Predicted 3D model of RNase P RNA and transfer RNA as a complex of 477 nucleotides. It holds a member of the Rfam family "Bacterial RNase P class A". Rfam classes the family as a ribozyme.

RNA sequence: CCAGUCGGCCGGACGGCCGCGGCUGCAAUGCUCGAAAGGGCGCAGCCGAGGAAAGUCCGGGCUCCACGCGGAUACGGCGGCGGAUAACGUCCGCCGAGAGUGAUCUUAGGGAUAGCGCCACAGAGAACAGUCUGCCGAAAGCAUCUUGGCCUUCGGACCAUGGAUGCAGGCGAUGGUGAAACGGUGGAGUAAGAGCCCACCGCCGCGACCGUAAGGAAGCGGGCACGGCAAGCCCCGCCGGGAGCAAGACCGAAUAGGGAUGCACGAUGGCGCAAGCUGUCAGCUCGUCCGCGAGCGCGCAUCCGGGUAGGUCGCGAGAACCAUGCGGCGACGCAUGGUCCAGAGGAAUGGUCGUCACCGCGCAAGCGGUACAGAACCCGGCUUACAGGCCGACUGGCGUU
RNA sequence: GAGCCCGUAGCUCAGUCGGUAGAGCAUCUGACUUUUAAUCAGAGGGUCGCGGGUUCGAAUCCCGCCGGGCUCACCA
Numbered sequence: 001c002c003a004g005u006c007g008g009c010c011g012g013a014c015g016g017c018c019g020c021g022g023c024u025g026c027a028a029u030g031c032u033c034g035a036a037a038g039g040g041c042g043c044a045g046c047c048g049a050g051g052a053a054a055g056u057c058c059g060g061g062c063u064c065c066a067c068g069c070g071g072a073u074a075c076g077g078c079g080g081c082g083g084a085u086a087a088c089g090u091c092c093g094c095c096g097a098g099a100g101u102g103a104u105c106u107u108a109g110g111g112a113u114a115g116c117g118c119c120a121c122a123g124a125g126a127a128c129a130g131u132c133u134g135c136c137g138a139a140a141g142c143a144u145c146u147u148g149g150c151c152u153u154c155g156g157a158c159c160a161u162g163g164a165u166g167c168a169g170g171c172g173a174u175g176g177u178g179a180a181a182c183g184g185u186g187g188a189g190u191a192a193g194a195g196c197c198c199a200c201c202g203c204c205g206c207g208a209c210c211g212u213a214a215g216g217a218a219g220c221g222g223g224c225a226c227g228g229c230a231a232g233c234c235c236c237g238c239c240g241g242g243a244g245c246a247a248g249a250c251c252g253a254a255u256a257g258g259g260a261u262g263c264a265c266g267a268u269g270g271c272g273c274a275a276g277c278u279g280u281c282a283g284c285u286c287g288u289c290c291g292c293g294a295g296c297g298c299g300c301a302u303c304c305g306g307g308u309a310g311g312u313c314g315c316g317a318g319a320a321c322c323a324u325g326c327g328g329c330g331a332c333g334c335a336u337g338g339u340c341c342a343g344a345g346g347a348a349u350g351g352u353c354g355u356c357a358c359c360g361c362g363c364a365a366g367c368g369g370u371a372c373a374g375a376a377c378c379c380g381g382c383u384u385a386c387a388g389g390c391c392g393a394c395u396g397g398c399g400u401u
Numbered sequence: 402g403a404g405c406c407c408g409u410a411g412c413u414c415a416g417u418c419g420g421u422a423g424a425g426c427a428u429c430u431g432a433c434u435u436u437u438a439a440u441c442a443g444a445g446g447g448u449c450g451c452g453g454g455u456u457c458g459a460a461u462c463c464c465g466c467c468g469g470g471c472u473c474a475c476c477a
Stems, first nucleotide, its partner, number of pairs: 001397010012356007020048007030041004050372001054383002057381005062244004075240005080094005095109001096107004110235002115233002117229003131172001132175001134171003141167006147160003151156001183201005202224001203222004209216002248313004258304006266281006283296005318340001320339008357370005402473007411426004420457001428444005450466005
């Protein structure tokens, strides 16, 4: 210098003017909205978005409900080991496996001799293997043909453990299929072969020793068996009571309904100008069930309680932030000092001017732009989006000294 | 705030206890017809919403995103 890996940080700056939301203080205890509860109106000071406020994917705080304690089952989640933490599926360190020349990266990584299930197509064969192409056919065996010898009753028998072909049989070496074919290479051996035997590699079992552990491992033994899938069912171990600020607490109308007391009293239909006459009557309560009888009903007034609309709280001094020191490889913890840092209606957190920074266009003067996105009970993580820039550690290559 | 479902050809839908994705309509070509329609025969057309992972193999199983839709609070 080029290429690359990992980690951290910023994410426009300063000033003027105008405006918006919140808190505190001050002032007339004033004006205004509301039945009330309660809210709004002035001035000054201070504060006012994020690294993701997002998705709502995990974990907690907080609140209410349930619950005597313990266990089991079902369901859901998690799964190497040790640690961090309020907790976690997060983070840190390490182990194993895999990728990369390397820095480094990826990893849902318990169990496949508990059981069940699946392994398409191709291929002979896909799970207590198998003979398509092949090799052999030695030993013991069958059939057919055949050579030589010998015997013959001319049909043939016997011998040379004769030869050839086919079969039975032996084989897991060759070819081929597949993601996967029951260790690999070489030798010895054989009829041909084969861990059948031998050497090395691999594998399995035990394992001194090291490590808190996961795990590593010198060495010893074994010819080698036990395919893969559990992000298929399942088994093992661990964790989980339910709901969510629309939780919940307080204040609290009108109207309707409930209760108490008092007053008053049937309702409805028909006829009739009216007075009046007459029909029907559910339901509830009481008297012992039925029958029968009695009462209530409807309305008005006052009071009471629940509770809706509405209002207030919950609501931000906390698992908080900053600095320094100490412990720890680290995540993180502890100590001391300092700071107060949004909080609402779903709605505020902005606009403009000047100087500067960066980017784009332009010869220049200058012009335009500055990512992703915006709190709503709070916090720890994860995931996703993001213009541009800064810092640190490390790796490989080339060059110079 | 809580819960659930869907995304496959131009359109409407099958296929989801893993094995190379189909149907109807539509489009194109040919036949029939004077021509068109209808009918018959044939053909083309797919990032299975996107990105990772598990697996020999993923539309299907798991995780994370994107888009769309539905339901639930109070009424005393």